[in-house]
A computed fold for a 181-nucleotide RNA from Paenibacillus hemerocallicola, annotated as FMN riboswitch aptamer (RFN element). Rfam family: FMN riboswitch aptamer (RFN element). Rfam's curators write: The RFN element is a highly conserved domain that is found frequently in the 5'-untranslated regions of prokaryotic mRNAs that encode for flavin mononucleotide (FMN) biosynthesis and transport proteins. The family has 146 seed sequences and 6,230 matches in Rfam 15.1. The coordinates come from a structure-prediction model, not an experiment, and the mean pLDDT is 77. Of the family's consensus pairs, 100% are formed in the model. Taxonomically the source falls in Paenibacillus (Bacteria, Bacillota, Bacilli, Paenibacillaceae).
């Protein structure tokens, strides 16, 4: 570093003040919160390095104005570059999950003689949201500034933040065992 299998864990945050109402963490001011995996010019840390600059020191060499200069060396520190790794870095890019859809395929179930209806897994397929502008710079949708914008379904005064399917699912992360090479 790496092919394949399996086990075991872990895998989501958030409406603070206040308004109007009979009633709203659902509406109004306002506040708050960003899943996984990539990319990133972000930050950070070692390690390795430099006829590379800088202090300060040891040693040596020479000059001398002899409480000092100046060259050579030699390991330190601090800058600065260079390579190599390690952590971090995008709700708005690129792709995935939840969730919903399917007269797509495969399997059960449960009613009917029957045609067929209904329901569950499961795989495939689909819908799903949202950025603009200054600035730095060879570049920036990603750094900085500043300003917007978005947020499944059901419930209920209209919900990204309550309650609920969900002690579920899940992208996937970590060790671990065994295996190919």
């Nucleotide at each position: 570093a790496u092919u394949u299998u399996c086990c075991u864990u872990c895998g989501g945050g958030g409406c603070a003040g206040g308004g109007u109402g009979a009633a709203a963490u659902u509406c109004c001011c306002a506040a708050c919160c960003g899943g996984c995996g990539g990319u990133g010019a972000u930050u950070u840390c070692g390690g390795c390095u430099g006829u590379g600059c800088g202090c300060a020191g040891g040693g040596g060499g020479c000059a001398a104005u002899c409480u000092u200069g100046u060259c050579c060396u030699u390991g330190g520190c601090a800058u600065c570059g260079g390579u190599c790794g390690g952590a971090u870095u995008a709700g708005u890019c690129c792709g995935u999950g939840a969730c919903c859809c399917g007269u797509g395929a495969c399997g059960g179930g449960a009613c009917g003689c029957a045609a067929g209806u209904c329901u569950c897994g499961c795989c495939c397929g689909g819908u799903g949201g949202a950025c603009c502008u200054g600035g730095u710079g060879c570049a920036a949708c990603u750094c900085c500034g500043g300003g917007a914008c978005c947020g499944a379904c059901a419930g209920u005064a209209u919900a990204g933040u309550c309650u609920g399917g969900a002690u579920g699912g899940g992208a996937g992360a970590a060790g671990g065992a065994a295996u190919c090479g």